[in-house]
RNA sequence: GGAGUGGUCCGGAUGGUCGCGUCAGAUGUAUUUCUGCCGAGGAAAGUCCGGGCUGCAACAGGACAAGACGCCGGUUAACGGCCGGCAGGGGCGACCCUGGGAAAGUGCCACAGAGAAUAACCGCCAGCCGUUUCUUAGUAAGCCGCUGGUAAGGGUGAAAAGGUGUGGUAAGAGCGCACCGCCCGGACUGGUAACAGGCCGGGGCAUAGGUAAACCCCGUCUGCAGCAAGGCCAAAUAGGGAAGCGCCAAGCGUGGUCCACGUUUGCUUCCGGGUAGGCUGCUCGAGCCUGUCAGCAAUGGCAGGCCUAGAUGAAUGACCAUUACCCGGAUCGGUAACGAUCCGGAGACAAAACCCGGCUUACAGGGCCACUCCGUAU
Numbered sequence: 001g002g003a004g005u006g007g008u009c010c011g012g013a014u015g016g017u018c019g020c021g022u023c024a025g026a027u028g029u030a031u032u033u034c035u036g037c038c039g040a041g042g043a044a045a046g047u048c049c050g051g052g053c054u055g056c057a058a059c060a061g062g063a064c065a066a067g068a069c070g071c072c073g074g075u076u077a078a079c080g081g082c083c084g085g086c087a088g089g090g091g092c093g094a095c096c097c098u099g100g101g102a103a104a105g106u107g108c109c110a111c112a113g114a115g116a117a118u119a120a121c122c123g124c125c126a127g128c129c130g131u132u133u134c135u136u137a138g139u140a141a142g143c144c145g146c147u148g149g150u151a152a153g154g155g156u157g158a159a160a161a162g163g164u165g166u167g168g169u170a171a172g173a174g175c176g177c178a179c180c181g182c183c184c185g186g187a188c189u190g191g192u193a194a195c196a197g198g199c200c201g202g203g204g205c206a207u208a209g210g211u212a213a214a215c216c217c218c219g220u221c222u223g224c225a226g227c228a229a230g231g232c233c234a235a236a237u238a239g240g241g242a243a244g245c246g247c248c249a250a251g252c253g254u255g256g257u258c259c260a261c262g263u264u265u266g267c268u269u270c271c272g273g274g275u276a277g278g279c280u281g282c283u284c285g286a287g288c289c290u291g292u293c294a295g296c297a298a299u300g301g302c303a304g305g306c307c308u309a310g311a312u313g314a315a316u317g318a319c320c321a322u323u324a325c326c327c328g329g330a331u332c333g334g335u336a337a338c339g340a341u342c343c344g345g346a347g348a349c350a351a352a353a354c355c356c357g358g359c360u361u362a363c364a365g366g367g368c369c370a371c372u373c374c375g376u377a378u
Stems, first nucleotide, its partner, number of pairs: 001374010012323007020039002023036004041349001045360002048358005053226004066222005071085005086099005100217002105215002107211003121154002123150006130143004134138001162180006181205001182203005188197003230280004240271006249265006287306008326345008
C1' cells in the first nucleotide's frame, strides 16, 4: 500500500425570530395573558419472544389438546436472549454457519439412469441350439440366439450396499486372509458436562443417500386476557327503588248509588346503578453515569453522583445566519498522492402512548478499536 474479518460509537454544532405541549410562578380572575424550567430514538418501528403490573379463575396438583423450544455448562426477574465450551461443516487465515431422533412407522426426492432397493443396460463367465472357418475332423476357434451365474469393470447420479492388496473362482463376490475404516458392547483415563483418548471383546459391514421449517417419536416449558388492564368521582335527560305529602283532578278496584277506602298517575325529599365528562393507574425504575472489586466472559457486588417526555384526534416544529463533515465543478501549487481558495448542492431510516430485558428489520453519511492474509521497504 492492497484485500478482508470481528466489534463499537455518532446520527451535526452555535446564535436569532416565530410557534407547540406538560409543569411551576405572577398579576382581580384565567384552561385563554405574561415569565421560567424541561420536552423522542438507535431503532421510539415490526409486535416476534420473555418479564413486571392489573383483572378473572379455588387455581395447589393431575390428565388431554394446542403451541413453542431442543449439544453441554453458566448468566438472568425471565427468555426461544447472551457468554464460554463441545461436535460437524466452510475459509490459506482472522473468522463464519449449523446443533435431540432418519437404528419405530408413514410420506416426498426434479433431471439423468436399466435400476433409488434385495437393481443385470453394456461388460465378464458357463451351458445349450444353430451356423461359419480351420484341420491332424476335435474335449478346436469365431458369430447369432436362448437359459443361467456374476455387483469386479463401464455408464447415470448428490447418493448404486466399506477401501487397498492378496488368495480364491468358470467368471466373480468379505467367499477367505492382511492392513485401514466403520458399527455394537464393556470397563478405564481426562473433563462438572457435552465430549476426547487409547484399550478389550464382538460383527463381514448392517441399520446403508437426503428431508423432521413433512407427518411423527422423545424430553422440557406454557392458565386466560390485557393500561381500551384496573380503581375512583360523577352532570343533564330518561328510567328504577324507598319514605312522606295529597285526596284538588283523572283512571281502575270494592259497591246498586253516593260517601269512604285502596291503588296508579301527581308533588317533595332521599338512595343506588349506568352514560357524557373528569381524576387516577403515569412514570424513581430489574433506572442512568462514574469509579472499583470478583469472573476468560455474559454478568454480579460495593461506593459516590444524577432525575432524564408523560401528551390523549395526541406537543417535541418552521425559517434565517455562521460553521463542521460529505459530494460535484473551477482556479492555483505539486512529477504524483494530495493541499489551498472560490462557487454550487445534499443530509437518511423513522417519530414515544403503562414500563422494562431481548430479537428481527430499516438507515444518507462519518469516526474509532482489535485482528488476518498478500505485496513492498528497512
Molecule: Bacterial RNase P class A
Organism: Mariprofundus micogutta